[in-house]
Context: one part of a larger RNA
RNA sequence: GAUGAACGCUGGCGGCACGCUUAACACAUGCAAGUCGAACGAUUAAAGCACCUUCGGGUGUGUAUAGAGUGGCGAACGGCUGAGUAACACGUGGGCAACCUGCCCUUCAGUUCGGAAUAGCUACGGGAAACCGUGGGUAAUACCGGAUGAUCCACCUCCCUCGCAUGAAGGAGGUGGCAAAGAUUUAUCGCUGAAGGAUGGGCCCGCGGCCUGUUAGCUUGUUGGUGAGGUAACGGCUCACCAAGGCAGUAAUGGGUAGCCGGGUUGAGAGACCGACCGGCCAGAUUGGGACUGAGACACGGCCCAGACUCCUACGGGAGGCAGCAGUGGGGAAUCUUGCGCAAUGGGCGAAAGCCUGACGCAGCGAUGCCGCGUGCGGGAUGAAGGCCUUCGGGUCGUAAACCGCUUUCAGCAGGGACGAGGCCGCAAGGUGACGGUACCUGCAGAAGAAGCCCCGGCUAACUACGUGCCAGCAGCCGCGGUAAUACGUAGGGGGCGAGCGUUAUCC
Numbered sequence: 001g002a003u004g005a006a007c008g009c010u011g012g013c014g015g016c017a018c019g020c021u022u023a024a025c026a027c028a029u030g031c032a033a034g035u036c037g038a039a040c041g042a043u044u045a046a047a048g049c050a051c052c053u054u055c056g057g058g059u060g061u062g063u064a065u066a067g068a069g070u071g072g073c074g075a076a077c078g079g080c081u082g083a084g085u086a087a088c089a090c091g092u093g094g095g096c097a098a099c100c101u102g103c104c105c106u107u108c109a110g111u112u113c114g115g116a117a118u119a120g121c122u123a124c125g126g127g128a129a130a131c132c133g134u135g136g137g138u139a140a141u142a143c144c145g146g147a148u149g150a151u152c153c154a155c156c157u158c159c160c161u162c163g164c165a166u167g168a169a170g171g172a173g174g175u176g177g178c179a180a181a182g183a184u185u186u187a188u189c190g191c192u193g194a195a196g197g198a199u200g201g202g203c204c205c206g207c208g209g210c211c212u213g214u215u216a217g218c219u220u221g222u223u224g225g226u227g228a229g230g231u232a233a234c235g236g237c238u239c240a241c242c243a244a245g246g247c248a249g250u251a252a253u254g255g256g257u258a259g260c261c262g263g264g265u266u267g268a269g270a271g272a273c274c275g276a277c278c279g280g281c282c283a284g285a286u287u288g289g290g291a292c293u294g295a296g297a298c299a300c301g302g303c304c305c306a307g308a309c310u311c312c313u314a315c316g317g318g319a320g321g322c323a324g325c326a327g328u329g330g331g332g333a334a335u336c337u338u339g340c341g342c343a344a345u346g347g348g349c350g351a352a353a354g355c356c357u358g359a360c361g362c363a364g365c366g367a368u369g370c371c372g373c374g375u376g377c378g379g380g381a382u383g384a385a386g387g388c389c390u391u392c393g394g395g396u397c398g399u400a401a402a403c404c405g406c407u408u409u410c411a412g413c414a415g416g417g418a419c420g421a422g423g424c425c426g427c428a429a430g431g432u433g434a435c436g437g438u439a440c441c442u443g444c445a446g447a448a449g450a451a452g453c454c455c456c457g458g459c460u461a462a463c464u465a466c467g468u469g470c471c472a473g474c475a476g477c478c479g480c481g482g483u484a485a486u487a488c489g490u491a492g493g494g495g496g497c498g499a500g501c502g503u504u505a506u507c508c
Base pairs, nucleotide, nucleotide: 001507002506003505005504006503007502008501009500012373013372014371015370016369017368018366019365020331025329026328027327029326030325031324034073035072036071039070040069043066048061049060050059051058052057080284081283082282090208091207092206093205094204095203096202099201100200104197105196106195107194108193109192110191111190112146113145114144115143121136122135123134124133125132126131152177153176154175155174156173157172158171159170161168162167182189183188210256211255212254217247218246219245222244223243224242225241226240227239228238229237259281260280261279262278263274264273265272266271286307287306288305289304290303309320310319311318312317337363339362340361341360345359346357347356348355349354376406377405378404379403386397387396388395389394410449412444413443414442415441416440420435423432424431425430452497453496454495455494456493457478458477459476463492464491465490466489467488473480474479
């Protein structure tokens, strides 16, 4: 000098930041991912309107409203954490002639004919519950079959160009194969195939960044080959067979520690230490394992199995996962509200209105940090009173106070009152701000409401008195204290910093 700090004493205001570093310990409660009726069938309240009425009401409409279900998209983003990982995990530079890519953009072509089911529903039945079974009937942009079809896919033949190798691009011909879905309405949104782009990813390689030799040998899918399987794709990725290899003092293998980086702190620099907030990448989601769906996961708020734990139970069986936002217990020196709002930015769905969004925007708490401001300003000597010291003359606190004059920041009260919205919605008129009656502006009153902490032997800026008497105590180092202690305690005085000041811890 620095800190995500803590502790002690003290504490006026504001702005901007930051706030479980420990138990990746366990979690009550609420919320954090839905949306689309312009994909679908069947249901369903009210007002209003129309009709009927036995005057009770009923029917239709209300592109109404509402909750389930089928279907689509999203849920793989966003948010959290740092356990594991010494690794192509990360950083940097390359490669893929070995790859994928929903939504989006561009271009080309198509969008034809049929079918069988199933949930919801209904009738039964089982169960304490979670939930489940059987029969019946139903729709679709759900599912299936046929047609058509190429620049797509597979195979065969030929030509041509190119590459670092395997090989790749292009052209011609032949054989075989593969698609679709409609909706609302006059204009769109969709659907299918193909080519290209963009974006996002996957894989491979060179180089780089911890400690330990009181770790010297390690390895059997191990190293390579052939063949096969598998994958979006290369590959011992997996398998069969064959060979016996591969790595290591340029540190293999083992052990310890650790997420990596942009960066941060310090330093003249070289370097050393660190990786909180913010941003990029990786990894994880109670522990271990597994796959399913999907363009994308081996999936935090999905599924299955096993383990531990917690809860419900009618003992047969079930339910759960805060390292999301708040919050609770525990651990700890120590770290916040069970707040407001979708107004803005961004995201999901939707044609849109809109709905959802603890992302985000704000507010609350904490001197945790940085920055700014204030606690007055000018005058005022008989140097008052009082305190302390004294050589008893006086000195000092000290222009300090009183007193006189002035000002009113901040806080307080009152009136006005935003930008953020040049956005969004609506045909238009017009409507729309959580923060917030906040910031800001104006006015009012009155010096009025606002100073402490550490130190004073040397290092190191600042000295006397009393008390104590190697006691009580101090102390970062040297060292003080045993009767005159500037070093302990108190007081007066002084020095330093100041809404802080000291101490402790850690790094340079």